This is a predicted structure of a 354-nucleotide RNA (Bacterial RNase P class A) from a Gammaproteobacteria bacterium. A source record names the gene rnpB. Of the family's consensus pairs, 95% are formed in the model.

[in-house]
């Protein structure tokens, strides 16, 4: 100098004027002062707080997660580690338990896609009124064809074909035998573990597929701030007490009686409306400290939107690199997606110079 890889940060700046919203203050004035979007406020995909409902315990159904250890309020997140794949490397990616518990599926091609099988080929035997050849001639050899059998080396199909390479062996072959690799099982060693290494042993245990049903282990009650709580008109209706027993209506022939209607006061439910939930929190920043790290602990310090027709804007001036994606609505931790451009740190590889 070039190429690459992994992080961190910023998101036009400054000033003035006029607004909008919220909080505080007082001398209640259209007063003064303070605050006023994001790294994703987004998608609403996970996890939790909070609230109400349900709930003895346990189970079924349903859903989720799926190497190990740790972090955390919790997680499908994060950190560290193991294994596999890619890359020269820094580094990146992986739902990474189980298909000899059972069941299902595997297009096309191919003999065969799973307790199987043989198209070409290879080999053996046999037959031939076949061909060639030979001084074994009622025979031999070679080839070809038919039949019977062996084989799974080689070819061919496929995404995938019943371990791989080599040597031996054989008629040809074959884990048929052996060595190494792979695999299963047992033991030992290291490691908390996943796992790794070593030794022994078994000729191989018999394709793939579980984000197919399923099995195993662990986790999960439901609904959501329009959750929910409080205050509480008008109107209508409900309950109780007292008063009036004078009256009206109904039952009845009449009396008694019963029911309803009246006035005053009290109570409770609930609608409109209002208040809270609702902004001090698993909070931010700094320092120290434990830990490889995620993160924990201690101390100091800061207060940082809170609306409910719902604010966060407009104009002017100066400057530049000319400004992306996008806007809270109960809160928080993640993941994912969108994003003009710029700054910055670690590491790797190549080249050059010293």
């Nucleotide at each position: 100098g070039g190429a690459g890889u992994c992080g961190g940060c910023c998101a036009g700046a400054c000033a003035g004027u006029c607004g909008c919203u919220u909080c505080g203050c007082c001398u209640u004035g259209u007063g003064c002062g303070g605050g006023g979007a994001g790294g994703a406020a987004a998608g609403u995909c996970c996890g939790g707080g909070c609230u109400c409902c349900a709930c003895a315990g346990g189970g079924c159904a349903g859903g989720g997660u799926g190497c190990c250890a740790g972090g955390u309020a919790a997680c499908a997140c994060c950190u560290g580690g193991g294994g596999g794949g890619c890359g020269c490397a820094a580094g990146c990616c992986c739902a990474c338990g189980g298909c000899c518990a059972g069941u299902g599926c595997c297009a096309c091609a191919g003999a065969a896609a799973a307790u199987a099988u043989a198209c070409c080929g290879c080999c053996c035997g046999u037959u031939g009124c076949u061909g060639c050849u030979u001084u074994u001639u009622u025979a031999g050899g070679c080839a070809c064809a038919g039949c019977g059998g062996g084989u799974a080396a080689g070819g061919g199909u496929g995404a995938a074909a019943u371990g791989g390479u080599g040597c031996g062996g054989u008629a040809a072959g074959a884990g048929c035998g052996c060595a190494c690799c792979g695999c299963g099982c047992g033991c030992c060693u290291g490691g908390u573990a996943a796992c790794a290494g070593g030794c022994g042993u078994g000729g191989c245990a018999g394709g793939g597929u579980a984000a197919a049903c399923c099995c195993c282990a662990c986790c999960c009650g439901g609904a959501g701030c329009a959750a929910g709580a409080c205050c509480a008109a008008a109107u209508a209706g409900g309950g109780g007490a007292a008063c009036a027993u004078u009256g009206g209506u109904g039952c009845g022939g009449c009396c008694c009686g019963c029911a309803c209607c009246g006035u005053u006061c009290c109570c409770g439910g609930g609608u409109a409306g209002g208040u809270c939930g609702c902004a001090a929190g698993a909070g931010g920043u700094g320092u120290g400290u434990g830990g490889u790290g995620a993160c924990g602990c201690a101390c100091a310090u800061c207060c940082c939107a809170g609306a409910u027709g719902a604010a966060u804007g407009a104009c002017u001036g100066u400057c530049c690199a000319c400004g992306a994606c996008a806007g809270a609505a109960c809160c928080c931790g993640g993941c994912u997606u969108a994003c003009c451009g710029g700054c910055u740190g670690g590491c790797u590889c190549c080249u050059u110079a010293u």